This is a predicted structure of a 350-nucleotide part of an RNA (small-subunit ribosomal RNA, central domain) from a Bdellovibrionales bacterium.

[in-house]
Context: one part of a larger RNA
RNA sequence: UUGGGCGUAAAGCGGGUGUAGGUGGCUUUGUAAGUCAGGAGUGAAAUCCCCGAGCUUAACUUGGGAAGUGCUUUUGAAACUGCAAAGCUUGAAUGUGGGAGAGGAUCGUGGAAUUCCAGGUGUAGUGGUGAAAUACGUAGAUAUCUGGAGGAACACCGGUGGCGAAGGCGGCGAUCUGGCCCAACAUUGACACUGAGACCCGAAAGCGUGGGGAUCAAACAGGAUUAGAUACCCUGGUAGUCCACGCCGUAAACGAUGGAUACUUGGUGUUGGAGGUAUUGACCCCUUCAGUGCCGAAGCUAACGCGUUAAGUAUCCCGCCUGGGGAGUACGGUCGCAAGAUUAAAACUC
Numbered sequence: 001u002u003g004g005g006c007g008u009a010a011a012g013c014g015g016g017u018g019u020a021g022g023u024g025g026c027u028u029u030g031u032a033a034g035u036c037a038g039g040a041g042u043g044a045a046a047u048c049c050c051c052g053a054g055c056u057u058a059a060c061u062u063g064g065g066a067a068g069u070g071c072u073u074u075u076g077a078a079a080c081u082g083c084a085a086a087g088c089u090u091g092a093a094u095g096u097g098g099g100a101g102a103g104g105a106u107c108g109u110g111g112a113a114u115u116c117c118a119g120g121u122g123u124a125g126u127g128g129u130g131a132a133a134u135a136c137g138u139a140g141a142u143a144u145c146u147g148g149a150g151g152a153a154c155a156c157c158g159g160u161g162g163c164g165a166a167g168g169c170g171g172c173g174a175u176c177u178g179g180c181c182c183a184a185c186a187u188u189g190a191c192a193c194u195g196a197g198a199c200c201c202g203a204a205a206g207c208g209u210g211g212g213g214a215u216c217a218a219a220c221a222g223g224a225u226u227a228g229a230u231a232c233c234c235u236g237g238u239a240g241u242c243c244a245c246g247c248c249g250u251a252a253a254c255g256a257u258g259g260a261u262a263c264u265u266g267g268u269g270u271u272g273g274a275g276g277u278a279u280u281g282a283c284c285c286c287u288u289c290a291g292u293g294c295c296g297a298a299g300c301u302a303a304c305g306c307g308u309u310a311a312g313u314a315u316c317c318c319g320c321c322u323g324g325g326g327a328g329u330a331c332g333g334u335c336g337c338a339a340g341a342u343u344a345a346a347a348c349u350c
Stems, first nucleotide, its partner, number of pairs: 004321003007304002012318001014201004021194003025088007033081002035077008049065006091191001092188004096183004103177007110154001115149007125136002162169002206247006216240001220236004258317006266295011299306002323350003332343004
């Protein structure tokens, strides 16, 4: 390579937008590039295969045939693919009317709590632990009351609830803004799917500059524990945690499950809509669309399990895997201020 795979054995890019490319709905007409049929030419000889011949046989030698799946050319066919033209509405999109939502950005604002500061009351302890000690406290702590400062996070509601492509998003209000769902029509008329490169987003930690600093807390200091204790426990505590701008670009970035479309028994919960039945009304009940859970037919699976939200049945496109270690390392390239990221071997060894 062929082939086989990717939930857990190696393997789905962290996620999106989209270029090239690949693939692509229904009908009609044309064309004949692919495709199919026939003819012709070529496809060296030897070899291989078949039928013979010659060495006593065989190996061996040799005659004829077949084959040579290919290429070129020519005559046709027109179902399928392509191409050209014309049309269609079911895919897709737009418009109209409704709907839900922690989707995003900016500005403002609220209460509880922690800490600190000032004052009042008050007196000997407080704190912490398995037990203690370090620590704080007669210069008046802890407790309690009043006032103030400041930063960060938003109890209850809160929910296998919602929204977002993913990362993620939660007090309240305003402004700006993205996406989604439903209903009935109308419009465009395949405008679609995927997507190498590319571009954008991307938790936490970390980095740069400038702010901010209540809490918590790497490092660090002390007290314990212990044979030791560079830990687990305790008392402190700096970066950081927060904001603005700019980098970094990684995570068990997980559903360890790429995206799209179609098909394939059901039951039960829940969220958002629409319709019906019913009612004074809200429920309840039935149907249906879109999400989100659980249990399970068939089927699949090595098993576990998955099971209309598939890991079932199929098609299209992309990414990735190919024994363990060496190694996600070295070297080189690209990116980065750095930390490092990304791309990515081999010797050797089992």
It matches the Rfam family "Bacterial small subunit ribosomal RNA". Rfam links the family to the GO terms structural constituent of ribosome and ribosome.
Model confidence (mean pLDDT): 89 of 100.